[in-house]
Context: one part of a larger RNA
RNA sequence: CGUUUAGUACAUUGAGGGAAGCUGAUCUUAGUACGAGAGGACCGGAUUGGACAGACCGCUAGUGGAGGAAUUGUGGGGCGUCCCGCAGGUUCCGUAUCUACGUCUGGACGUAAGAACCGCUGAAAGCAUCUAAGUGGGAAAUACCUCCCAAGAUUAAUGUACUCACUGAGAAAGUCAGGUAAGGCCCCCAGAAGAUUACUGGGAUAAGCGGCUGGAGCUGGAAGCAUGGUGACAUGUGGAGGCGACCAGUGCGCAUGGCUGAGG
Repeated sequence: CGUUUAGUACAUUGAGGGAAGCUGAUCUUAGUACGAGAGGACCGGAUUGGACAGACCGCUAGUGGAGGAAUUGUGGGGCGUCCCGCAGGUUCCGUAUCUACGUCUGGACGUAAGAACCGCUGAAAGCAUCUAAGUGGGAAAUACCUCCCAAGAUUAAUGUACUCACUGAGAAAGUCAGGUAAGGCCCCCAGAAGAUUACUGGGAUAAGCGGCUGGAGCUGGAAGCAUGGUGACAUGUGGAGGCGACCAGUGCGCAUGGCUGAGG
């Protein structure tokens, strides 16, 4: 821009396109059919794997460079038993997130047409013949069935809901211009969305983000004081103190302000 002779929002249909499609073993049927024996099934039923694929983070494990603790060297805070900087210093743990080595799920069942092939009936050709008329079966392949995208499917689909049908000019053609409605956009605050864009949520009739408060969770027992010990240190106060992303509550801070958009 088109898709309707108005402008919007949302939800669908599915023309069409894409994905998937794998396979082993064990048990049973059954030591049955078959076979002198040795051996040993079809068909059908059940269980459990491999590889591959998708999703997820409750478990296990990894990451976790703005979390906690311990500790080395060195410098600083007048001193210091307290604290801080630097060497991503080192070591032990670890929330959220993202992951696999983790967990769950999938391939199906079924239908149709039908190849080779196997048939039924059956003439031409008194027989025979699956074929000429007619008719049955038949493959992991094909078309459906499952999942995803999908009306620019220009053959441009369908449904529901919202806003209405003003003002001025005019060559009298919705022709030109203007301000609005529903709605939309810029902008702002953010995001399990993301290179940008797009997408999703929020923008004062506000809980979107930050802060604060509470909780979860992590670390692992703060400082000070007291007690015990010659001391290193230990114990008590006290699951203490500290804490990023997680879950809530709470207007304290930031979400300012603009533009566009029908009259059929």